[in-house]
Context: one part of a larger RNA
RNA sequence: AACGAACGCUGGAGGCAUGCUUAACACAUGCAAGUUGAACGAUUUUGUGUUGAUAGCAAUAUUGAUGCAAAGUAGUGGCAAACGGGUGAGUAACACGUGGGAAUGUGCCCUUUAGUUCGGAAUAACGUUUGGAAACGAACGCUAAAACCGGAUGAGCCCGAGAGGGGAAAGAGAAAUCGCUAAAGGAGCGGCCCGCGCUAGAUUAGGUAGUUGGUGUGGUAAAGGCACACCAAGCCAAUGAUCUAUAGCUGGUCUGAGAGGACGAACAGCCACACUGGAACUGAGACACGGUCCAGACUUCUACGGAAGGCAGCAGUGGGGAAUAUUGGACAAUGGGGGAAACCCUGAUCCAGCAAUGCCUCGUGAGUGAAGAAGGCCUUAGGGUUGUAAAGCUCUUUUAUUAGGGAAGAUAAUGACGGUACCUAAUGAAUAAGCUCCGGCAAACUUCGUGCCAGCAGCCGCGGUAAUACGAAGGGGGCAAGCGUUGUUC
Numbered sequence: 001a002a003c004g005a006a007c008g009c010u011g012g013a014g015g016c017a018u019g020c021u022u023a024a025c026a027c028a029u030g031c032a033a034g035u036u037g038a039a040c041g042a043u044u045u046u047g048u049g050u051u052g053a054u055a056g057c058a059a060u061a062u063u064g065a066u067g068c069a070a071a072g073u074a075g076u077g078g079c080a081a082a083c084g085g086g087u088g089a090g091u092a093a094c095a096c097g098u099g100g101g102a103a104u105g106u107g108c109c110c111u112u113u114a115g116u117u118c119g120g121a122a123u124a125a126c127g128u129u130u131g132g133a134a135a136c137g138a139a140c141g142c143u144a145a146a147a148c149c150g151g152a153u154g155a156g157c158c159c160g161a162g163a164g165g166g167g168a169a170a171g172a173g174a175a176a177u178c179g180c181u182a183a184a185g186g187a188g189c190g191g192c193c194c195g196c197g198c199u200a201g202a203u204u205a206g207g208u209a210g211u212u213g214g215u216g217u218g219g220u221a222a223a224g225g226c227a228c229a230c231c232a233a234g235c236c237a238a239u240g241a242u243c244u245a246u247a248g249c250u251g252g253u254c255u256g257a258g259a260g261g262a263c264g265a266a267c268a269g270c271c272a273c274a275c276u277g278g279a280a281c282u283g284a285g286a287c288a289c290g291g292u293c294c295a296g297a298c299u300u301c302u303a304c305g306g307a308a309g310g311c312a313g314c315a316g317u318g319g320g321g322a323a324u325a326u327u328g329g330a331c332a333a334u335g336g337g338g339g340a341a342a343c344c345c346u347g348a349u350c351c352a353g354c355a356a357u358g359c360c361u362c363g364u365g366a367g368u369g370a371a372g373a374a375g376g377c378c379u380u381a382g383g384g385u386u387g388u389a390a391a392g393c394u395c396u397u398u399u400a401u402u403a404g405g406g407a408a409g410a411u412a413a414u415g416a417c418g419g420u421a422c423c424u425a426a427u428g429a430a431u432a433a434g435c436u437c438c439g440g441c442a443a444a445c446u447u448c449g450u451g452c453c454a455g456c457a458g459c460c461g462c463g464g465u466a467a468u469a470c471g472a473a474g475g476g477g478g479c480a481a482g483c484g485u486u487g488u489u490c
Base pairs, nucleotide, nucleotide: 001489002488003487005486006485007484008483009482012362013361014360015359016358017357018355019354020320025318026317027316029315030314031313034079035078036077039076040075042073043072044071045070046069047068048067049066050065051064052063053062054061055060086273087272088271096197097196098195099194100193101192104190105189106188109186110185111184112183113182114181115180116179117151118150119149120148126141127140128139129138130137131136157166158165159164171178172177199245200244201243206236207235208234211233212232213231214230215229216228217227218226248270249269250268251267252263253262254261255260275296276295277294278293279292298309299308300307301306326352328351329350330349334348335346336345337344338343365395366394367393368392375386376385377384378383400427401426402425403424404423405422409417434479435478436477437476438475439460440459441458445474446473447472448471449470455462456461
C1' cells in the first nucleotide's frame, strides 16, 4: 500500500460498486422454456344468423340440427429447449494462451441457380371395453395434416475409369406474402492436428503391450491404433519419463521506481461439471443442469404388488463457519425463444430491499464574543490551563421535516424504477462524533491509585512506594463516519 474480509467500540446523508472465500453438504415451497389455430383433426364456452320439434291463443319458454365470429382446452406436427443462468469438483492436459495447419460439419441468416408432379397406407386425439392404490397402461373401432411411405422428373449433386447406376419436395393465407426440395457460394459458429509457453517433489528412475510403427479392413462430418486382423519390435526418459502432491486456464488484479513477487473475487474469453458412475437416443448441434435408460447412495409416497425425486438457476431453509442479503417488482428498456402479426414466455436483464463491505462526495454550522464567567485539572497558592471554547449577540439552511411542482430514460403508443431524481417555498442551529494513541522506534505529559501485585507489550522492554510504559482523571497528538485489532499478499 492492498482486501469478496472478520472482530471490538461507534454511526448522519447521498452516489457508484460489491456481498457463502467454509460442506461440488442435504434441501420444504414458489418461480427459472416455451411458443405456434396463418401446419392438423377434434372439443368446450359465449355471441349471432338460418331452420325443426314440444308447450302456449299469443308474446315467449324448453330442446335439437346447421353456418359464422370470438375466447379457451388436451392431443398430432413445427421451431426452440445444445442459448441464456450456475459452479470450479475434476483436469498438469493441445485444458488454456499464442501462432500456424488440412482431412472437415453447419439449423436459423445472406447471395445465386433449378424445381415445388402423381399417388398411398396409418396413427394420436376421440369412442367402447378393461388392468392398477398410484405412477401409468392394455385391447378393439374411427379420423386429419407441412406427420409417414411409394412412383415420376432431376440442371446441378453422389458413386463409378467408363458404360451406367442412385437419389427430392408441403403446403398455408382474402391477398401481399410466408414456406418446402436440390445444388453452389458467403457470413458467423464449431470438430480435428501441430510449434512454443504453462506448479512442486528424485526421500518418485526407470515407464509402456494397442504399447511404437507398417499393411489391410472397419468406423467418423473429418486426419489418426480411433477400433480390429496380421506383420515388425519398437516408443518415452536426468533437456526429468513414470509416479506423488497441488491447481480450472487467460485477459487481468494487488504490490513495486523497475525487474520481480503474490493472486485469478467481481467483469470478459475459453474449458470442465450438473446427486455418484456408465450409456446411448433425438437432433444442424448434446452423449444433454430443470431429457431418456441402467447401476449405486440418499429422501419421499404406497393398498407392500410397485412408484417418485435431484437448487453448482432466482429467492429461501437446515447444516458447516469468524463470515456473506429479499421466499420483492417489472418485462418499461437491452437482449433471447416462438409467431405473418397481435402477442405470449423470459428469477437473462432492468430495478427496488438488506449490509459503513469498499471507493467517492457532503454534513454535524458561520461570524462576533473576556487580559478570559462557572465548573474541572494542575499549582511554588501568586497563578496557569481547559479557552473564543461556552454563554450572549448577529446570521445561514447544505442536511432534516412539511407542502407544491415534477422529468430524461420512449421513436406514434407503452415507465417496473417512481411521485424517484431534480426544482420551489416554509420551519428552525435546528436531526447528526466517534475511535485510537501519548517511554523510544513515532506526532503527543501531568496528577492520583497500585506496589514484580493487578496489569501492559509489535520490538526494545515497563511494574518490587515518588511509574510521562499498569488503571483512572485532566490535558495533548492522529484519523474521522469511521477508528482500532486480527488474518493474508507485496
Molecule: small-subunit ribosomal RNA, 5' domain
Organism: uncultured Alphaproteobacteria bacterium